This is a predicted structure of a 1396-nucleotide RNA (small-subunit ribosomal RNA) from an uncultured bacterium.
């Protein structure tokens, strides 16, 4: 050089509009279903036809030069195509013109003939075939228009100038205001236009029994965007996610000239957030672009990797293993749970591990997944369980801590010393590799109700009528076929639900097949009902006639009663007014009374749940003017009807303008009372207003709290207005029918109930309005009205778990009614004043023990405090204990006695020296379990006990009534003390309670007769039942009788039963006791006793000496005792009951004034004794006084008891001789053998009553009555109260917070409007500047073009305005707050009925 290969820029095809991603815009023909396009386009694929001639000029890359940081250009030269450009040919094909024929669907298609004019290519080859032009058809793919469907606001009602329709004209593929020009004034809207907020839509997803409700992540179809915003280029197709211009805003790069940039591909990274992943592998596989085709590219796609994020399936072992170990928790200490769980023993390997084998997916060849899935071998129980809750809903409990703290809660709610509800262990229960929590949607929720609510009183009927749209609409026919039915035909993607069946071992998961997609559109039938047109009808309606009622409206004119004021007379001192009174009026003559006159307002009786009117409303009379209504007649019209969103008009009182007008009454306001105040009620006064006219206002509990219309659907009753028919001699009455009003009552029905009930709130239809928890609220903002007050229309933050109805049971009332009770009245006698006595509070104390605190605590726990008791204080002792019991060890001593020391427990010495055969008891010491505890809690309890209350209640079975609470029995007429009885009654029994059986006391019998009696016989004494005897009597004390309203009158329902007699001891439960229903007060006792839980444990036990519980400025409860003459002193002298006596009562009797003190008889008590009763009665003194009352206090001396009278006993004698002269306000007790007043026992106790208990003597006055206070029964009635009126509960203000509204204003979003600026770009005109193909010999032309310019127009600038936010000094009212102030509005008749 020349062949054949690879490679990079280069031209030149094709693709880059797919394929991923996002969900900003978008209320849209955007999606969705269903139609149409006779108004359209189509690269590549599939079919069929025909064709594929001949020539032209240039450019990139390339070289050669220059500019430039950089991106990048710029001049010369030459060169090729399937790149570009003429020519020739085209049956069909566009386009123009002239026929024909069929055919629709309004312009019209559609087939086909004639003549005329434009209109095409490109070569490559391996000789098989790939291309390329032209035409037609098909498939897929866009485009464009329509019906119908799906969001929220009306506090968005009116919107729209290319806007709507037309001519004509440009433009697109293609119709069209798509665009321009002219012409009309049209279009749209209450079936919601305009505007505002949200939002990509569907399949489908979740839920639901459906109907619906919610959502729209993954996949799947459409849509829309690509840094914002506007543009066109190329292309079949874009106005283009990894293309271009331009502008804006941000990143970078720069030599400051200028440039580059766009993960909402796939990984990553940053913010931001409660939170979401690897910068993996690979084009094996499916799918795409390219290419003949090797291939080549793909973050699509397959895979892997992170994440319990979801479904799903498996694992962490399987069998045996005790009447049950240890641990742990927990106990009634016996136990029981953990628990066959473990330990052991047998036995197996799924997963995980390890270690060998190995796919399907791939058709010939290629596998990222991957040495994976699987399949075999080993090894060993071996490497694998947590979370949540356990008060109830709600499966699952105990313990211990805590102690309204700390904490929990999803509602109700738990926690304040016994917390299944908080922590904490234990055991439980329930899911599990997952469990709780949060959030969210739908469900329950028939709580927005179409399915499937509702409006008298619970939230809800418009004040009322008229009327527009609009719903609904009476009989008979005819046509229509719109709605209704019925059958086809299409359509309703796949995917996904549901069903069968099939593959990954199984399922989750995939895979097929059938069903199913309600809709929609198109054909054919069918007409009952509805609609639509039309031909009649009369009974809805509605006109005529004939009659009736009426406070129906508007206007004018007139009466009289009575207020009040003025003349005048007559009269004189108070008038008025209140719960009481004062302001106020009067001697300047008032009230009063007379008579005359002003002058305003309202119309006594009639007058009636009687009339009339849409409502509001309307009442002396008469006149004009008017609207409706009702009944007869049945002559006409032919459905003309009903409702009634907006709209209209009428609308109490008040209230507002403008002019009158004003007697009474009367907001405000004075002034007087009242009151803690009283801006109130209640007095005196009084202006607006009330009265007219002519306007606004437009609301009320405008209530029947009940829209309107028809229709159906027992009856009785009564009244207004009509008509008919009977009776009747007529008239009047009577009686019945029928119409239309206005009341009761009441079946069925309804109703949550009360309750409606032909005037429905009952069945039914049509229409309209109007509710959805309570409070912020009918409030704010916005808007229409309005003169203005305001009125219509109407939210939201925020807050509570209710608000509310209706009806039950209680309580309650300054609500009614009946009834009781020493409640009150009538009485007696007191207390409160004095002095003591005692309790108590409070002071005080080392302590002054404790508890009891309205009635229902205070002479109570206390029937007894010098030591003891005794619990407090001080001081000392003691620790297995002052006391039980028990187990182990030891001793041989303990206990008595006696001396010491002490203040005493108690030390210390001495002495002593058990019982039994044994065991072994008793003693004592160690040591351990334990005692103990009058330390707390009565609000952890038994028990007991007080009080309402010796009140008549209180239940309870069947039954009956009612959804039920619950009623009834029990109420209701009588009666009683009584829920006591009796009649009646949907109640009949019954129980607890009343009473009654008990006791005791009045009378009487019988038996009995000692210790008690003693009448008759005897006896005997100073006397005396003393003794014999007695068995009458009294009286013991047994056992019995008697009284029951049993008889009589009366009343009364022939009833219970009241009155009143008789008889009788006793009369109406004869008197007293004992007895205390269901329950109330967390009532009282933990200090009687018992007891759970806590606490002490050499002490909070326990022993003991001394003290204190007895203090003392005061206050209070109870009581004694007086204040005197019904008395006190002295003196004589008479009559009880009941109790008690052996550690006991004491007699006589003597002493002492006495307290007593000796004494010791008697008595185990009808025997003995305490034991004398007082008051009374009888005489005597005193003579009204601080005494001859009164006695306190104080001195002196005793006496008794006790170890002990000092703090701190009682009683005696003497002297002493206080206050007190009857008691403020205020308060208790008691109705008959009571009260008052007089003594007497006992119990406790050693002593130590003015206290308690029980006894008996003397021995009254009252009571008309229930009006009032006080308590309680029963009925009823209102209740916003149930902790139950010591309740409940408004409102300012002050304090703290929240949320919201106003606001001088400030700041910003958002859409539009004028005005401007006008970038890129299209389009139009211009193109003198410049050109290679074409035509010409040239010159020059066509034809393209830079450039200019005009239009449109992004974006940015100025204006006035519009709407929406944030935020603001100050303000406003509103919500919640712990126990604040000030008052007391509501609820009972709420103490002035509330209330609009």
């Nucleotide at each position: 050089c020349a062949a054949g290969g690879g490679u990079a820029a280069c031209c030149g095809g094709c693709g880059a509009a797919c394929g991923g991603g996002u969900g900003c815009g978008u209320a849209a023909c955007a999606c969705g279903u269903g139609a149409g396009c006779a108004a359209g386009c189509u690269u590549c694929c599939g079919a069929u036809u025909u064709g594929u001639g001949g020539g032209g000029g240039a450019u990139a890359g390339c070289c050669g030069g220059c500019c430039c940081a950089a991106c990048g250009g710029c001049c010369g030269g030459g060169u090729a195509a399937u790149a570009c450009c003429g020519c020739a040919u085209a049956c069909g094909u566009u386009c123009a013109u002239c026929g024909a024929g069929c055919g629709g669907c309004a312009u019209c298609g559609c087939u086909u003939g004639g003549u005329g004019a434009g209109g095409a290519a490109a070569c490559c080859u391996c000789c098989g075939g790939g291309g390329c032009a032209a035409a037609u058809c098909g498939a897929g793919g866009u485009g464009c228009u329509c019906g119908c469907g799906g969001c929220c606001u009306a506090u968005c009602a009116g919107c729209u100038a290319g806007u709507u329709g037309g001519u004509g004209a440009g433009g697109u593929a293609a119709c069209g205001g798509c665009u321009c020009a002219c012409c009309a004034a049209g279009g749209c809207g209450a079936c919601g236009a305009c505007g505002g907020g949200u939002a990509g839509c569907u399949g489908g997803u979740c839920u639901g029994a459906g109907a619906g409700g919610a959502u729209g992540g993954c996949c799947a179809g459409c849509c829309a965007c690509a840094u914002u915003g506007g543009g066109a280029c190329u292309g079949c197709g874009a106005c283009a996610c990894g293309g271009c211009c331009c502008a804006g805003a941000c990143u970078c790069c720069u030599a400051c000239g200028g440039g580059a940039g766009g993960c909402a591909g796939c990984a990553g990274u940053g913010g931001g957030g409660a939170a979401u992943a690897u910068u993996g592998c690979g084009c094996a596989a499916u799918g795409g672009a390219c290419g003949a085709a090797a291939g080549c590219c793909u973050g699509a796609c397959g895979c892997a990797g992170c994440a319990a994020c979801g479904c799903c399936g498996c694992g962490u072992g399987c069998g045996g293993g005790a009447a049950g170990a240890a641990g742990g928790c927990u106990u009634u200490c016996g136990g029981g749970c953990u628990g066959u769980a473990a330990a052991c023993c047998g036995c197996u390997u799924u997963c995980a591990g390890c270690a060998g084998g190995a796919a399907c997916g791939a058709a010939a060849a290629u596998g990222a997944c991957g040495g994976u899935a699987c399949c075999u071998g080993c090894a060993g129980a071996a490497g694998a369980a947590g979370g949540a809750g356990c008060g109830g809903c709600c499966a699952a409990c105990u313990a211990u801590g805590u102690g309204c703290c700390a904490g929990c809660a999803g509602c109700c709610g738990c926690g304040g010393u016994g917390a299944u509800a908080c922590a904490u262990a234990g055991g439980c229960u329930u899911c599990a590799a997952g469990c709780g929590u949060u959030g969210u949607c739908c469900g329950g929720a028939u709580u927005u109700a179409u399915u499937g609510g509702g409006c008298g009183u619970a939230a809800a009927g418009a004040g009322u009528u008229c009327g527009u749209a609009g719903g609904c609409g009476g009989u008979c026919g005819a046509g229509u076929a719109a709605g209704u039915c019925g059958g086809g035909u299409g359509u309703g993607a796949a995917a996904a639900u549901u069903c069968u069946g099939g593959g990954c071992u199984c399922a989750a998961c995939c895979c097929a097949g059938a069903g199913a997609c309600g809709c929609c559109a198109c054909c054919c039938g069918a007409u009952a009902c509805u609609g639509c047109u039309u031909a009649a009808c009369u009974u809805g309606a509605g006109u005529u006639c004939g009659a009736u009622a009426g406070g129906g409206g508007a206007g004018u004119g007139g009466g009289g009663a009575a207020u009040u004021c003025c003349u005048a007379g007559u009269g004189u001192a108070g008038c008025g007014g209140u719960g009481a009174a004062a302001u106020g009026c009067g001697c300047a003559g008032a009230u009063a009374u007379u008579a005359g006159g002003a002058g305003g307002a309202a119309c006594a009786c009639c007058g009636g749940u009687g009339g009339c009117g849409a409502a509001g409303g309307c009442g002396c009379c008469a006149c004009u003017c008017u609207g409706g209504a009702u009944c007869g007649a049945c002559a006409c019209u032919g459905a003309c009807g009903c409702u009634g969103a907006g709209g209209a008009a009428c609308g109490a009182a008040a209230g507002c303008a403008u002019g009158g007008g004003u007697a009474g009454c009367a907001a405000a306001c004075a002034g007087g009372a009242u009151u803690a105040g009283a801006u109130a009620c209640c007095c005196u006064g009084g202006u607006a207003g009330u009265c007219c006219a002519u306007g606004c206002g437009g609301u009320a509990a405008a209530c029947g709290g009940u829209g309107g219309g028809c229709a159906c659907u027992a009856g009785g009753u009564g009244u207004g207005g009509g008509u008919u028919u009977c009776u009747a001699u007529u008239a009047a009455c009577g009686a019945a029918a029928u119409c239309c009003g206005c009341g009761c009552c009441g079946u069925c029905g309804c109703u949550a109930a009360c309750g409606c009930a032909u005037u429905a709130a009952g069945u039914g239809c049509c229409c309209c309005g109007c509710c959805u928890g309570g409070g912020g609220a009918g409030u704010a903002c916005g808007g229409u009205c309005g003169c203005a007050a305001g009125a219509c229309u109407a939210a939201a933050a925020c807050u509570c778990a209710a608000a509310g109805g209706a009806a039950u049971u209680g309580a309650c009332g300054g609500g009614g009614g009946c009834c009781c009770g020493c409640a009150c009245a009538a009485g007696c006698a007191g207390c409160g004043g004095a002095g003591c006595g005692u309790g108590u509070u409070g002071c005080u104390u080392a302590a002054u023990u404790c508890g009891a605190u309205g009635c229902u605590a205070c002479g109570c726990g206390a029937a007894g405090a010098a030591c003891c008791u005794u619990a407090c204080c001080u001081a000392g002792g003691u620790u297995u204990g002052a006391c039980a019991u028990g187990u182990u060890u030891g001793g041989a001593a303990a206990a008595g006695c006696a001396a010491c020391a002490g203040a005493g427990a108690u030390g210390u010495u001495g002495u002593g020296u058990c019982c039994g055969c044994a065991a072994g008891g008793g003693c004592c010491a160690a040591a351990c379990a334990c005692a103990g505890g009058u330390g707390g809690u009565g609000c952890a309890u038994g028990g007991c006990u007080g009080u309402c209350g010796u009140c008549a209640g209180c239940u309870c079975g069947u039954g009956u009534c009612g959804u039920g609470a619950g009623a009834u029995g029990u109420u209701g007429g009588g009666u009683u003390a009584a829920g006591u009885c009796c009649c009646g009654c949907a109640a009949c029994g019954a129980g607890c309670g009343c009473a009654a059986c008990c006791c005791u006391u009045a009378c009487c019998u019988a038996u009995a007769g000692u210790u008690g009696c003693c009448a008759g016989c005897g006896a005997g004494u100073a006397a005396u039942g003393u003794c014999g005897g007695g068995a009458a009597c009294u009286c013991u004390a047994u056992a019995g009788g008697g009284a029951c309203u049993g008889c009589c009158c009366g009343g009364g329902u022939u009833a219970a039963c009241c009155g009143g007699g008789a008889g009788g001891a006793a009369g109406g439960u004869g008197g007293g006791g004992a007895u205390g229903a269901u329950g109330u007060c967390a009532a009282g006792u933990c200090c009687u006793c018992a007891u759970g839980g806590c606490c002490c444990u050499u002490a909070u036990g326990u022993c003991c000496a001394g003290g204190g519980c007895u203090a003392c400025a005061c206050a209070c409860g109870u009581g004694c005792u007086a204040c005197a003459a019904u008395g006190g002193c002295c003196g004589a002298c008479a009559c009880a009951a009941a109790c008690c006596g052996c550690u006991g009562c004491a007699g006589a009797a003597u002493c002492g004034u006495a307290a007593g003190a000796u004494g010791a008889a008697g008595c185990u008590a009808a025997u003995c004794g305490g034991a004398g009763a007082a008051a009374a009665u009888c005489g005597g003194c005193c003579u009204c006084a601080g005494u001859u009352c009164g006695g306190a206090u104080u001195g002196a001396g005793g006496u008794c008891u006790g170890c002990a009278a000092c703090u701190c006993g009682a009683c005696c004698u003497c002297a002493u001789g206080a206050a007190g002269u009857u008691g403020g306000a205020a308060u208790c007790g008691c109705u008959a053998g009571u009260a008052a007043u007089c003594g007497u026992a006992u119990a406790u106790c050693a002593g130590a009553a003015c206290g308690a208990u029980a006894c008996g003597g003397u021995g009254a006055a009252u009571a008309c009555g229930u009006u009032c206070c006080c308590g309680g029964g029963c009925c009823u009635u209102g209740u916003a109260c149930a902790c139950a009126c010591c309740g409940c509960c408004c409102g300012u203000c002050a304090c703290a917070u929240c949320a919201c509204g106003a606001a001088a204003g400030c700041c910003g979003g958002a859409a539009g409007c004028a005005c401007u600026u006008g970038a890129a770009g299209a389009g139009g005109c211009u193109g003198u500047g410049g050109u290679a193909a074409c035509c010409g010999c040239a010159a020059g032309g066509a034809g393209c073009u830079a450039g200019g310019u005009c239009u449109c127009a992004a974006u940015g600038g100025u204006g006035a305005a519009u709407u929406u936010g944030g935020u603001g000094a100050u303000u406003g009212g509103g919500g919640u707050g712990a126990a604040g102030u000030c008052a007391u509005a509501a609820c009972a008749a709420g103490g002035u009925a509330g209330c609009c």
The coordinates come from a structure-prediction model, not an experiment, and the mean pLDDT is 85.